Context: one part of a larger RNA
Molecule: small-subunit ribosomal RNA, central domain
Organism: metagenome
RNA sequence: UUGGGCGUAAAGCGCGUGUAGGCGGAAGAUUAAGUCAGAUGUGAAAUCUCAGGGCUCAACCCUGAAAUUGCGUCUGAAACUGGUUUUCUAGAAUCCUGGAGAGGAAAGGGGAAUUUCAUGUGUAGGGGUAAAAUCCGUAGAGAUAUGAAGGAACACCAGAGGCGAAGGCGCCUUUCUGGACAGGUAUUGACGCUGAGACGCGAAGGCGUGGGGAGCAAACAGGAUUAGAUACCCUGGUAGUCCACGCGGUAAACGAUGAGCACUAGUUUUAGCGGGUAUUGACCCCUGCUGAAACGUAGCUAACGCAUUAAGUGCUCCGCCUGGGGAGUACGGUCGCAAGAUUAAAACUC
Numbered sequence: 001u002u003g004g005g006c007g008u009a010a011a012g013c014g015c016g017u018g019u020a021g022g023c024g025g026a027a028g029a030u031u032a033a034g035u036c037a038g039a040u041g042u043g044a045a046a047u048c049u050c051a052g053g054g055c056u057c058a059a060c061c062c063u064g065a066a067a068u069u070g071c072g073u074c075u076g077a078a079a080c081u082g083g084u085u086u087u088c089u090a091g092a093a094u095c096c097u098g099g100a101g102a103g104g105a106a107a108g109g110g111g112a113a114u115u116u117c118a119u120g121u122g123u124a125g126g127g128g129u130a131a132a133a134u135c136c137g138u139a140g141a142g143a144u145a146u147g148a149a150g151g152a153a154c155a156c157c158a159g160a161g162g163c164g165a166a167g168g169c170g171c172c173u174u175u176c177u178g179g180a181c182a183g184g185u186a187u188u189g190a191c192g193c194u195g196a197g198a199c200g201c202g203a204a205g206g207c208g209u210g211g212g213g214a215g216c217a218a219a220c221a222g223g224a225u226u227a228g229a230u231a232c233c234c235u236g237g238u239a240g241u242c243c244a245c246g247c248g249g250u251a252a253a254c255g256a257u258g259a260g261c262a263c264u265a266g267u268u269u270u271a272g273c274g275g276g277u278a279u280u281g282a283c284c285c286c287u288g289c290u291g292a293a294a295c296g297u298a299g300c301u302a303a304c305g306c307a308u309u310a311a312g313u314g315c316u317c318c319g320c321c322u323g324g325g326g327a328g329u330a331c332g333g334u335c336g337c338a339a340g341a342u343u344a345a346a347a348c349u350c
Stems, first nucleotide, its partner, number of pairs: 003322004007304002012318001014201004021194003025088007033081002035077008049065006091191001092188003095184004103177007110154001115149007125136002162169002206247006215241002220236004258317006266295011299306002323350003332343004
């Protein structure tokens, strides 16, 4: 390579937008590149195969045929693929109406709580632990009341609930803004799917510059514990956590499950929007579409389990795997301020 695979055994890029490429709905016409048929030229000899023949046989040699699965040219076929063209509406997109949502960005506002400060009341403890001590307190703490400052996070509602491509998103109001859904069936007429490169987004931690700093808290200091204790526990505490603008680009970035389309029993629940019946009306009941869950049949699976949100049955495209260690390492390249990231071996060994 062929093949077989990728939920948990090795293996789905963290996620999207999208270039090339690959693949692509229905009907008609045309073309003849692919495809198919025939003819013809060529496809050296030797070798191989077959039929004869020659060395006593064989190996070997000679003669002939076949083969040479290929390529060129000509003629023809037109189902399929491709090209061109005409048309269509089931895919896709647009439009109108409507409601849902922690989707995103910015600005403004709010209350509870912690901390600190000021003042009043008040007096000897407070704090902490398994127990203590470090620590705070007669220079008046802790407690309590009033006021002020400042930062960060938003109890209840809250739900296996919602939204987002993923990361993620939760106090209130306003402005700007993305997407999805339902209903209508008005418009375009295959405009689609996937997507190597590329570009963008991307938790936490980290880095740069400038702010901010209440609480928490790596590092660090002290007190304990202990044989020791560079820990677990306690008292403190700086980066950081927060904001603005940049960088970085990784996670058990997980559903450990790539994207799209089609098909294949049901039951129960839930979110959004409809239709029907009924009703004063809302519910209830029946039902359609789109999501989110729990079971379960066929089928699949090594088993666990999955099961219309598939890990079932098929098609298209991309990514990835190929014994363990060495190693996601070395070297080189690219990127980065750095930390490092990415791409990625071999010797050796079992």